[in-house]
Molecule: Bacterial RNase P class A
Organism: Candidatus Nomurabacteria bacterium
RNA sequence: CUAUAUUGUUAGGCAACCGCUGGUGUCGCACGACACGAGAGGAAAGUCCGGGCAGCAUAGAGCAACGACAGUCGCUAACGGCGACCGGAGGCAACUCUAGGGAAAGUGCCACAGAAACGAUACCGCCCGCGCCGCGAGGCAACGGUAAGGGUGAAAGGAGUGCGGUAAGAGCGCACAGCGACGUAUGGUGACAUACGAAGAAGGUAAACCCUGUCGGCUGCAAGGAGGCUUGAACACUGGCUGCUCGUCAGCAGGCCGUUAGAACCCGCUAGAUUACGUUGGCAACAGCGUGGCUAGAUAGAUGGUUGCCCACGACUAAACCCGGCUUACGGCAAUAUAGCUUU
Numbered sequence: 001c002u003a004u005a006u007u008g009u010u011a012g013g014c015a016a017c018c019g020c021u022g023g024u025g026u027c028g029c030a031c032g033a034c035a036c037g038a039g040a041g042g043a044a045a046g047u048c049c050g051g052g053c054a055g056c057a058u059a060g061a062g063c064a065a066c067g068a069c070a071g072u073c074g075c076u077a078a079c080g081g082c083g084a085c086c087g088g089a090g091g092c093a094a095c096u097c098u099a100g101g102g103a104a105a106g107u108g109c110c111a112c113a114g115a116a117a118c119g120a121u122a123c124c125g126c127c128c129g130c131g132c133c134g135c136g137a138g139g140c141a142a143c144g145g146u147a148a149g150g151g152u153g154a155a156a157g158g159a160g161u162g163c164g165g166u167a168a169g170a171g172c173g174c175a176c177a178g179c180g181a182c183g184u185a186u187g188g189u190g191a192c193a194u195a196c197g198a199a200g201a202a203g204g205u206a207a208a209c210c211c212u213g214u215c216g217g218c219u220g221c222a223a224g225g226a227g228g229c230u231u232g233a234a235c236a237c238u239g240g241c242u243g244c245u246c247g248u249c250a251g252c253a254g255g256c257c258g259u260u261a262g263a264a265c266c267c268g269c270u271a272g273a274u275u276a277c278g279u280u281g282g283c284a285a286c287a288g289c290g291u292g293g294c295u296a297g298a299u300a301g302a303u304g305g306u307u308g309c310c311c312a313c314g315a316c317u318a319a320a321c322c323c324g325g326c327u328u329a330c331g332g333c334a335a336u337a338u339a340g341c342u343u344u
Base pairs, nucleotide, nucleotide: 001340002339003338004337005336006335007334008333009332010331012310013309014308015307016306017305018304020039021038023036024035025034026033027032041316045327046326048325049324050323051322052321053220054219055218056217060246061245062244063243064242066216067215068214069213070212071085072084073083074082075081086100087098088097089096090095101211102210106209107208108205109204110203123150124149125146126145127144131140132139133138160176161175162174163173164172182197183196184195185194186193187192224267225266227257228256229255230254231253232252237251238250239249240248274293275292276291277290278289279288280287281286311314
């Protein structure tokens, strides 16, 4: 220098003027006026997952159905998220990816090609023991044997090499190598790794049905904020957001108190699993402690516009109850690492 990989960071700057939405203060009966100070993001997005909060019972129990998830150990309020590690895959490497339980419970499926796609109906080839022909040497070929060789295919009966064996062959037998589960030992919290042992199974597919385990009640701020007390009746029925069973609560009538309606207004609404810095523990995710900070809250929806100067000329996009994640979109800058090339 080029090409990669990982991590972090930033989101044009300054000034003046004019606006908009909240807050506080002063003035004002009120409308309002003035002053001061605040005012989008790393993804505010998609609304995919988890929680808070709210209502239905304080969300309860069992079975079923449905859905999601699936290595181990941790983190977390929780998660289908995150961290570290194990196994597998890719890359020369830095590093990245992983849809990681069960195919030794059952069922299904395996395009095209091919004889055959899983209880092998043998296409080519090989064989001639048996059979036929021949006096004989020998010859013939399948309605026979053969899964070693060829061919087809992503995959061909699943364990390669050698020796034996046979008419020819074949784990048919033996030796060595290899494979997953099993047992023992060692290391590790664990997934697992390494070594040894004896026996022995054998295609793939579970992002096919299915089996095993874990988790999940429903509805979403247009939630929701006006019902309470008391007397009587009833034990049937109805309802409590998939079905059934159980359990529980409510209902029905009268009385008293309170309440005008409205997708108006107000509340919910932003001080919180908050944030910045420091420090302690931890490889890390993260947790504890200390000090400081307050940082939008609109409801047709504010956060903008104009001018001037500067530069590297500014991408994706913009709150709508809140928070933790994931995914997607996207300009610039920096650091570190890897590979190659060049120069000294």